This is a predicted complex of two RNAs, RNase P RNA and transfer RNA, with 458 nucleotides together. Rfam match: Bacterial RNase P class A. Rfam links the family to the GO terms tRNA processing, dimeric ribonuclease P complex and ribonuclease P activity. From the family's description: Ribonuclease P (RNase P) is a ubiquitous endoribonuclease, found in archaea, bacteria and eukarya as well as chloroplasts and mitochondria. The family's RNA type in Rfam is ribozyme. Its mean pLDDT, the model's own confidence on a scale to 100, is 75.

[in-house]
């Protein structure tokens, strides 16, 4: 200088003008609507009810100040909560999710170290990673032969036997038939552990030696694992496959903020049908337990308006301590969106890296997934100079 | 906001992990004076897309896309 990989911040800025909305506070107003107090009518059940007035409050509009006003994904709606309700969420089967080991957290299928495996020269990146000696299935074509069984080509041929040819005969060679082999080729994803030496009629862990593989001990490590550790077994068909059925661990009530509470109003506190304490309801599917007695359906009528739940938080942001790290504690310091036919848009001027995906809607921890750019810092590898 | 289903040949649809089919529809041909029915042959497939498991995937998981259909 280039190339790669790993994190971290950022998301067009600055000034004007007009407009949008939310909180806080000032005035305003008697236009709308609301409580209190007085006095006074009317009515009844002596204390309550409507009605008029006056004075006080202050709420809506409206003005004026000061402050706030979408994201890293607000997005899929895959996960785990908190919160509200349903009983008080209890036990079991059934089903469903996760799946090496330690931690982290409020929880998780998530995140941080480690470990096996596998890709990469490498920094690094991937892993739906418990069990195939519980037990079932499942491997199509090839191919001899797919789980104790075989023999396509092939290599031996001792004993034994057919046939030829040679030889005087003994006997010798070919070819075959019985018979031995799985080391060599071949098929395939996958066929009895590699390599070498020796053995043998010709092979073969047969033996042997390394080297792998199993099993025990030993070190180290919380463990998951690991060892140029020891001794031992000829060795395994203990082959593969469980995002194949299953097996073991270990978790799970349900139903959403359109959950729920208050408050106003209005109707028709209607009418019909079925079970009905031996019965029925009680929010995934049965069963048991347990609480409570009513439960389910159809017709038809009104209302669908207003307030809360609604933003102080498993909250940010600085530091300092613990720890490889997630992350936790201490300290100080901040209020940061709460709409509800849905707020932040319109305009000009300038800089610029010329703007990508792209709008909370109860709120919070990850995960997916879309994505234009800038700026930072680590760490590999390659050249070149010095 | 939540809850569940589809995607295959031109159209309608089947397919239990072993290399994809059925009827119509299209093309040629027999028959027939023609035609229409019938008969044979026969063409046409990125099994939405991406990515894993596995010897192999239209199926078995896991994103993503697009379409219907219910609750509210």
């Nucleotide at each position: 200088a280039g190339a790669g990989u790993c994190g971290g911040c950022u998301a067009g800025g600055c000034a004007g003008u007009c407009g949008c909305u939310c909180u806080g506070g000032u005035g305003u107003c008697a236009g709308c609507g609301u409580g209190u107090u007085u006095a006074c009518u009317c009515u009844c059940u002596u204390g309550a009810g409507u009605g008029u007035a006056a004075a006080c409050a202050g709420g809506c509009c409206c003005a004026c100040c000061a402050g706030g006003g979408a994201g890293g994904a607000a997005a899929g709606u895959c996960c785990g909560g908190g919160c509200u309700c349903c009983a008080c969420a209890g036990g079991g089967c059934a089903g469903a999710a996760c799946g090496c080991c330690a931690g982290g957290u409020a929880a998780c299928g998530c995140c941080u170290g480690g470990g096996g495996g596998g890709c990469g020269a490498g920094a690094g990146c991937c892993u739906a990673c418990g069990g195939a000696a519980a037990g079932u299935g499942c491997a199509g074509c090839a191919g001899a032969a797919a789980g104790u069984g075989a023999a396509c080509c092939g290599c031996c041929u001792a004993c034994g036997u057919u046939a030829u040819u040679c030889u005087c005969a003994c006997g010798a060679a070919u070819a075959g038939c019985c018979g031995g082999u799985a080391a060599g080729g071949g098929u395939g994803a996958a066929a009895a552990g590699g390599u070498g030496c020796g053995g043998u009629a010709a092979g073969a862990g047969c033996g042997c030696a390394c080297c792998g593989c199993g099993c025990a001990a030993c070190u180290g490590g919380c463990a998951a694992c690991a060892g140029a550790u020891u001794g031992u077994g000829g060795c395994g068909a203990u082959g593969g496959u469980a995002a194949a059925c299953c097996c073991c661990g270990u978790u799970c009530g349900g139903a959403g903020c359109a959950a729920g509470a208050c408050c106003a109003a209005a109707u028709a506190g209607g009418c019909c049908u079925u079970c009905g304490u031996u019965g029925g309801u009680g929010c995934g599917g049965c069963c048991c337990g347990c609480a409570c007695u009513g439960a389910a359906g159809g017709c038809g009528g009104g209302u669908a308006g207003g307030u809360u739940g609604c933003u102080u938080g498993a909250g940010g942001u600085g530091u300092c301590c613990a720890g490889u790290g997630a992350u936790g504690g201490g300290c100080a310091u901040c209020c940061c969106a709460g709409a509800u036919g849905a707020a932040u848009g319109a305009u000009u001027g300038c800089c610029c890296a010329c703007g990508a995906c792209a709008g909370a809607a109860c709120c919070c921890g990850g995960c997916u997934u879309a994505u234009c750019g800038g700026c930072c810092g680590g760490c590999u590898c390659u050249g070149a100079c010095a | 906001u939540c809850c569940g289903a589809c995607a295959u040949a031109g159209c309608u649809c089947a397919g239990c992990g072993g290399u994809a089919g059925a009827g119509c529809a299209g093309u040629a041909g027999a028959c027939u004076g023609u035609u229409a029915a019938u008969c044979u042959a026969u063409u046409g497939g990125u099994c939405c897309c991406u990515g894993g498991u596995u010897c192999g995937a239209u199926c078995c998981c896991a994103g993503g896309u697009g379409u219907c259909g219910g609750a509210g």